The RNA shown here (small-subunit ribosomal RNA) has 1482 nucleotides and comes from uncultured Arboricoccus sp.
RNAcentral holds the sequence, with entries from MGnify.
Rfam family: Bacterial small subunit ribosomal RNA. Its family is annotated with ribosome and structural constituent of ribosome in the Gene Ontology.
The organism belongs to Arboricoccus, within Bacteria.
RNA sequence: CUGAGAGUUUGAUCCUGGCUCAGAACGAACGCUGGCGGCGCGCUUAACACAUGCAAGUCGAGCGGCCCUUUCGGGGGCAGCGGCGGACGGGUGAGUAACGCGUGGGAACCUGCCCUGGGGUUCGGGACAACCGCGGGAAACUGCGGCUAAUACCGGAUGUCUCCUUCGGGAGAAAGACUUGUCGCCCUGGGAUGGGCCCGCGUCGGAUUAGGUAGUUGGUGGGGUAACGGCUCACCAAGCCGUCGAUCCGUAGCCGGUCUGAGAGGAUGAUCGGCCACACUGGGACUGAGACACGGCCCAGACUCCUACGGGAGGCAGCAGUGGGGAAUCUUGGACAAUGGGCGAAAGCCUGAUCCAGCGACGCCGCGUGGGUGAUGAAGGCCUUCGGGUUGUAAAGCCCUUUUCCCGGGGACGAUGAUGACGGUACCCGGGGAAUAAGCACCGGCUAACUCCGUGCCAGCAGCCGCGGUAAGACGGAGGGUGCUAGCGUUGUUCGGAAUUACUGGGCGUAAAGGGCGCGUAGGCGGCUUUGGUAGUCGGGUGUGAAAGCCCGGGGCUCAACCCCGGAACGGCACCCGAUACUCCAAGGCUCGAGACCGGGAGAGGAGGGUGGAAUACCCAGUGUAGAGGUGAAAUUCGUAGAUAUUGGGUGGAACACCGGUGGCGAAAGCGGCUCUCUGGCCCGGAUCUGACGCUGAGGCGCGAAAGCGUGGGGAGCAAACAGGAUUAGAUACCCUGGUAGUCCACGCCCUAAACGAUGCAGGCUAGAUGUCGGGGGACUUGUCCCUCGGUGUCGCAGCUAACGCUUUAAGCCUGCCGCCUGGGGAGUACGGCCGCAAGGUUAAAACUCAAAGGAAUUGACGGGGGCCCGCACAAGCGGUGGAGCAUGUGGUUUAAUUCGACGCAACGCGCAGAACCUUACCAGCCCUUGACAUGGUGGUUAAAGCCGGUGAGAGCCGGUGUCCCGCAAGGGGGCCAUCACAGGUGCUGCAUGGCUGUCGUCAGCUCGUGUCGUGAGAUGUUGGGUUAAGUCCCGCAACGAGCGCAACCCUUGCCUCUAGUUGCCAUCGGGUUGGGCCGGGCACUCUAGAGGAACUGCCGGUGACAAGCCGGAGGAAGGUGGGGAUGACGUCAAGUCCUCAUGGCCCUUACGGGCUGGGCUACACACGUGCUACAAUGGUGGUGACAGUGGGCAGCGAAGCAGCGAUGUGGAGCUAAUCCCCAAAAGCCACCUCAGUUCGGAUUGCAGGCUGCAACUCGCCUGCAUGAAGGUGGAAUCGCUAGUAAUCGUGGAUCAGCAUGCCACGGUGAAUACGUUCCCGGGCCUUGUACACACCGCCCGUCACACCAUGGGAGUUGGCUUGACCCGAAGCCGGUGGGCUAACCUCGCAAGAGGAGGCAGCCGUCCACGGUGAGGUCAGCGACUGGGGUGAAGUCGUAACAAGGUAGCCGUAGGGGAACCUGCGGCUGGAUCACCUCCUU
Repeated sequence: CUGAGAGUUUGAUCCUGGCUCAGAACGAACGCUGGCGGCGCGCUUAACACAUGCAAGUCGAGCGGCCCUUUCGGGGGCAGCGGCGGACGGGUGAGUAACGCGUGGGAACCUGCCCUGGGGUUCGGGACAACCGCGGGAAACUGCGGCUAAUACCGGAUGUCUCCUUCGGGAGAAAGACUUGUCGCCCUGGGAUGGGCCCGCGUCGGAUUAGGUAGUUGGUGGGGUAACGGCUCACCAAGCCGUCGAUCCGUAGCCGGUCUGAGAGGAUGAUCGGCCACACUGGGACUGAGACACGGCCCAGACUCCUACGGGAGGCAGCAGUGGGGAAUCUUGGACAAUGGGCGAAAGCCUGAUCCAGCGACGCCGCGUGGGUGAUGAAGGCCUUCGGGUUGUAAAGCCCUUUUCCCGGGGACGAUGAUGACGGUACCCGGGGAAUAAGCACCGGCUAACUCCGUGCCAGCAGCCGCGGUAAGACGGAGGGUGCUAGCGUUGUUCGGAAUUACUGGGCGUAAAGGGCGCGUAGGCGGCUUUGGUAGUCGGGUGUGAAAGCCCGGGGCUCAACCCCGGAACGGCACCCGAUACUCCAAGGCUCGAGACCGGGAGAGGAGGGUGGAAUACCCAGUGUAGAGGUGAAAUUCGUAGAUAUUGGGUGGAACACCGGUGGCGAAAGCGGCUCUCUGGCCCGGAUCUGACGCUGAGGCGCGAAAGCGUGGGGAGCAAACAGGAUUAGAUACCCUGGUAGUCCACGCCCUAAACGAUGCAGGCUAGAUGUCGGGGGACUUGUCCCUCGGUGUCGCAGCUAACGCUUUAAGCCUGCCGCCUGGGGAGUACGGCCGCAAGGUUAAAACUCAAAGGAAUUGACGGGGGCCCGCACAAGCGGUGGAGCAUGUGGUUUAAUUCGACGCAACGCGCAGAACCUUACCAGCCCUUGACAUGGUGGUUAAAGCCGGUGAGAGCCGGUGUCCCGCAAGGGGGCCAUCACAGGUGCUGCAUGGCUGUCGUCAGCUCGUGUCGUGAGAUGUUGGGUUAAGUCCCGCAACGAGCGCAACCCUUGCCUCUAGUUGCCAUCGGGUUGGGCCGGGCACUCUAGAGGAACUGCCGGUGACAAGCCGGAGGAAGGUGGGGAUGACGUCAAGUCCUCAUGGCCCUUACGGGCUGGGCUACACACGUGCUACAAUGGUGGUGACAGUGGGCAGCGAAGCAGCGAUGUGGAGCUAAUCCCCAAAAGCCACCUCAGUUCGGAUUGCAGGCUGCAACUCGCCUGCAUGAAGGUGGAAUCGCUAGUAAUCGUGGAUCAGCAUGCCACGGUGAAUACGUUCCCGGGCCUUGUACACACCGCCCGUCACACCAUGGGAGUUGGCUUGACCCGAAGCCGGUGGGCUAACCUCGCAAGAGGAGGCAGCCGUCCACGGUGAGGUCAGCGACUGGGGUGAAGUCGUAACAAGGUAGCCGUAGGGGAACCUGCGGCUGGAUCACCUCCUU
């Protein structure tokens, strides 16, 4: 000093796994914004092209000349000769994968200036510039002739010394200058500095680059270099490099460092520093100590410029600057004052190195935009539940300060004496005045920060998940808030998080991942022991690891950034010394690993030969006759030419029943009658031999099911393809009848499988129990037990695992080696390579696209899965509906309107328990506007109502009349008018809601607490065995209890008792008789209505488990819940209702409100639901006249009587009702009718009436007469009902003026049937599978069509890079040549001159840049057409997969088919299940 996680796959869970975010960083850029200062940094792109200026000169104390000046002493300037420097400094990163760089070493070298030592500095000579003269040229520049100096050039001498040497010897120097003491010069030794060369180690990606190499590798010799060297040449040899990755391709300057990270690591190589490379592109040398030379030369090329067209000039990757490119990167500034460099003796000159300034928030650091006080919590804004809250001490106000700023003054350090660009800057002092100074992003989760409005799957947001379809904290605005702050966000990039390449630090049974199996090469790893070595390893020391940076300590700028000093560190490399346990190496020994030997043993191990029986098929013959086959059912097919069946005989091929196994053998694939031959492996026992001989195994080699291929055989059965028959909407299938390849053999290929234990091989260690196969040993009560080795199963502890599970046959704990994985799709595909006859195999990507794809387990739901069990669910039965007419509701249509809602069950005689007006919500027209209704404010008025008149369809409008209460008044109350707030809305949203309701379902379920189990979702309880109508009860049980449901408690009905006795009743007693409990009387009975009793499986028998219970019986009015009702768990259906009511939001406001008249809701070619009445004789009609119960009644029920055929009218008694009334019950019984569209049926229509009501036209009900329709039991289909039920008969009630076939209720008569649970429907429990979870009305596959995107092939075409062959060959070095030219030196000569040596030009040759020809390789762009792939809104066809997915699925292979797919063969389980045609979708 030292390590943080989160979001996202699911209904939920755990795991795997990818994607994404929070952090830090930057030479940045972009958006919005911007006060000051310090210190840094600033073309990452076009190594693109550059105008202009500057960036390297200096020396007169080396030399001659010229010019200017001079107080003549001198001073100054210019070009040239000459010297030193232009090889440094500065720039850039193109090239380079290399001894280029880094690090550590090495020997065969050079080094100007500098330091130091020794020695020398002598005698001569000939030129060339400048200059002069004459020329050429537009220019650049240049030719010829002549003169001349030197520290320029040459020769001789000497030479300590140096070099060469065949050791005799040979070779080699010099320069002077000036203000006389310095600076120079030459030879030589040493040093320092700088450089050249060599080596070890390290240094990116690609193997879809595997072989490369001809000066190549080495030797000898020559040459060359400062120097080693194949550097170069000749000759000789044939080597050298490479899977420890040569060669090739791509990419890249390297490092100190920088960023990140806990570290290891990853990424990077701006600024600063070291090295390298380059200087327009390519080549070349010259000069020089040093160059193959950024601001030098020559040549070639491209480009630009000048030109008088003949020729010339140029190279910013120096500083500034320009154009261009780009998202993007500065001033054509100042100064040599400092530091440093060049020259010079020096003064000094030069210096775009450098030091400064300018521009840019590009970065880092510091500072400021004020401080204190201030509550009526001002105004304004925003929100609001209207009370208030918030902005907010924030502002204002008051008090104070002056950093920054402005003005004035002083004024540095940097400069040890002089010299200051920066600069009148920093800094200091004084004065002025809150004055000059705040933004940006965000506020759904991750992630800190919430409301309103607008918008309405639009506009938009978005890093991931995802927001937006009318109340959006997610879009846009606002208020408020959060974060950071002269910045804040965005984008890009790097590291981190990512243990997501795992060295630290991952995995491979099912998630991605074990090679199909073996043999074995290289390699890796390796038993016990001794000695030696000391390579690894360990300890110590030395050298190095530049500086800067990082870190620590200290110091300087007011602090900091920044800078200075010191230390530490620098993980490394090299050398030396030491240690010797381990590893290694060498030598030796050992036996336990491994192998060998001997003796036994089991076996479908392999190969070849022989052989056997059963069966199928065919052929022949016999018997025999009409069918046989086949299927869900059929048909194709076979059969009277004799099938099938049956008997005998024969032929042929293939496979081997029983034994047989949960068994054996083999490395795997795989192996099955019997027998013979050959042969591999294994096990057991013995303990004789060898002495680590071992394990693994990249490449390699071999084996490798089925299908398939080639050649030749064979062919019975089976059977892809094919044909036919069925099935079906179709059926290229499933089923059936046939049938060819093939299946079989031999030989040769192929090389893949769910080649699976989805589990590599070898070894060691770690509880057991039990079965089985092979071998051995032991014990004895001879058929059992015990011990042991090897194999093969099941269960199971510890441990492991995400779970499932594994568990001595590991998926446990360890060791060694190999193979393999790194999100899904694209894709095991394309391209390339290798293999193959082909089919194809193997190796194996990318673009693009998705936010997942997955594993295991959980809870549900579902299954054309299973088990158990219920229900009028089916069956059994009775009656209906569906056909007719009518009623009623609905759809549809129509209409000005036919108001609206309800839509499978669970809408449709439903809201409607009653639409002529009203209702009424709809339509048309006429009207009203504070409104038909509520509350309040302001102003006015004192009435309004009522009554009357006019008008009108009415509402309304107009007019007249008329006036209130308290109070003396003022005024108040009330009313009216005006006005303002507001009223009003059956307008929208039941997908914003409350409430209520339907439904599953009166089904038996739904949960909780604690405990326990599980990482968890969750499980347990609630499952199980019985039982019940029931999660009802009993028993069992890691559960024990509890709640909501069930049941019971409530109502009603059935029996009895008690109490009570009117309006009810009348048995007994009496009265009265004309009719009745009519009267007295009485409560016994009936009844009424209150209280109680009664039923609990209590009793008996059987059964069951000594349980719960069930069965039977007794008693009882009633039994096992007596019948009926009320009662509806957690929840489901975004079920229904905003038109009952309530209510959020939205909308209308002289109308979407209100009033009125009329119309409509009553329409009608149709369709459906629910009903009524029927079709008749168990019926109709007539007659007769007996027996109920519930109810209702005062704007009511309405008696008797009378009238009318009747509806009804009249009449009014009685009754607020156990009193009176409605009230008559009907089916029943008797008679007639006799099978007929009728004495059935009553629709329809006509006429005449009645009733209600303001009013019956649209549009009521009833009556009478007349009319008499369809209809003769209702197709497919479908409904109700299990007993006082169905069926049938009538009665009452609500609503209501009137209107009932509907609804609700009441009683009368009163059945049939249930074997049973296979099937249909619904439901409950358990279990199983699942790819479903808006949950099977689920999910989901492929072709086809359309759009877009990327990509493969592609006749070709364009370009880059590159290979080898040939041609050409500039400049230049080198070599040669030599009839050209040539001062010094040599020789001859007096000289002139001649000759020689040497040199120059020219020419020839080698090498070679550029260029050219033709042939290849490789990469990239484009490309008609074409292949598949991905994505996309609700396209088309089918239904392949997931539940036994309706033919189990899948793998390999082959054939076929619009498509998913189908079929054959072999394989796998990662298949359900106790067994009968098919049947699509959401």